[in-house]
Context: one part of a larger RNA
Molecule: large-subunit ribosomal RNA, domain IV
Organism: Fibrobacter sp.
RNA sequence: CUAGUGGAUAAGGAACUUGGCAAAAUAGCGGACGUACUUUCGAAAUAAGUCCUACCCUGCAGCAAUGUAGGGUUGCAACAAAUGACAUGGGGGGAACUGUUUAUCACAAACACAGCUCGCUGCUAACACGUAAGUGGAUAUAUAGCGAGUGAUGCCUGUCCAAUGCCAGAAUGUUAUGCUCUCUUGUGCAAGCUCGAGGGUUAAGCACUGGUGAAUGACGGCCGUAACUAUGACGGUCCUAAGGUAGCGAUAUUCCUUGUCAGGUAAGUUCUGACGCGCAUGAAUGGCAUAAUCAUCCCCAUACUGUCUUGUCCUUAGACUCG
Numbered sequence: 001c002u003a004g005u006g007g008a009u010a011a012g013g014a015a016c017u018u019g020g021c022a023a024a025a026u027a028g029c030g031g032a033c034g035u036a037c038u039u040u041c042g043a044a045a046u047a048a049g050u051c052c053u054a055c056c057c058u059g060c061a062g063c064a065a066u067g068u069a070g071g072g073u074u075g076c077a078a079c080a081a082a083u084g085a086c087a088u089g090g091g092g093g094g095a096a097c098u099g100u101u102u103a104u105c106a107c108a109a110a111c112a113c114a115g116c117u118c119g120c121u122g123c124u125a126a127c128a129c130g131u132a133a134g135u136g137g138a139u140a141u142a143u144a145g146c147g148a149g150u151g152a153u154g155c156c157u158g159u160c161c162a163a164u165g166c167c168a169g170a171a172u173g174u175u176a177u178g179c180u181c182u183c184u185u186g187u188g189c190a191a192g193c194u195c196g197a198g199g200g201u202u203a204a205g206c207a208c209u210g211g212u213g214a215a216u217g218a219c220g221g222c223c224g225u226a227a228c229u230a231u232g233a234c235g236g237u238c239c240u241a242a243g244g245u246a247g248c249g250a251u252a253u254u255c256c257u258u259g260u261c262a263g264g265u266a267a268g269u270u271c272u273g274a275c276g277c278g279c280a281u282g283a284a285u286g287g288c289a290u291a292a293u294c295a296u297c298c299c300c301a302u303a304c305u306g307u308c309u310u311g312u313c314c315u316u317a318g319a320c321u322c323g
């Protein structure tokens, strides 16, 4: 010096660092007491925190408390406590939860999920596989099956059908092919075959008419205005299918930006609470809230420590030197 070796360290105690990573610390299914916010009343919770580990007798040490050694007594209970096992608390983001995942750099906020909604399907079902026979669906039958989206629960889910899609529509227009009628070219004695022109009739589709958003999607400018100033409830005007409602909001979304104010710190680009002209939030591409849960992410505190100030020593196996 190297190490899926282990240990000790004065004073300080996260100053280390992207980050307490690693280490240290806490605690051992025991007994007694005690336990907050919040809450879906189940939980939260082993919350947190405090105490106990005997009693009696004897010996020894000590003035004593007590310590130590030995003997005895009792029993839901005196370490009568297996092994193993993430210190604890506070505040936020996310996902409700248990679960699943990139065998071999990602375990998550991704996937799934119960619940919710929409669409299709009347049974020889829809749908899927197969050239087919056939099979699954299902020895089921709309409280069923398939497909799509959302994702517990609570409160909710606004406006727009112009575009695109889908659904419906006994009219009308357009349209392939076929049929038919009239005429026509070539050939032929003719029947016919063949060339072309025109009329009538004839499907879905498209056009057309309407509907449809938990279908794909979309959800504005400019100008003026109140008795300081500022702001603009209000007015005007242009455009549009309609101009973003409730909520939330520098956010996993905010460029400017370390926005501004408040809190925490001696000092805070992070964090928390607010504000809102939101570059470029927004309602099942779900919006907002939410107890519980989490090898999830961020911030803070107590404890703890060689992470550090700042090094040092011991130890094991190597490397190294000699042999």
Base pairs, nucleotide, nucleotide: 001318002317003316006314007313008312009311011309012308015307020304030052031051032050033049038043040152054073055072056071057070058069059068060067061066087302088301089300090299091298092297093296094294095293099111100110115150116149117148118147119146120145121144127136128135129134153289154288155287156286158219159218160217163216164215165212166211167210168209169208172207173206174205178201179200180199181198182197183196186193187192220238221237222236223235224234247281248278259275260274261273262272263271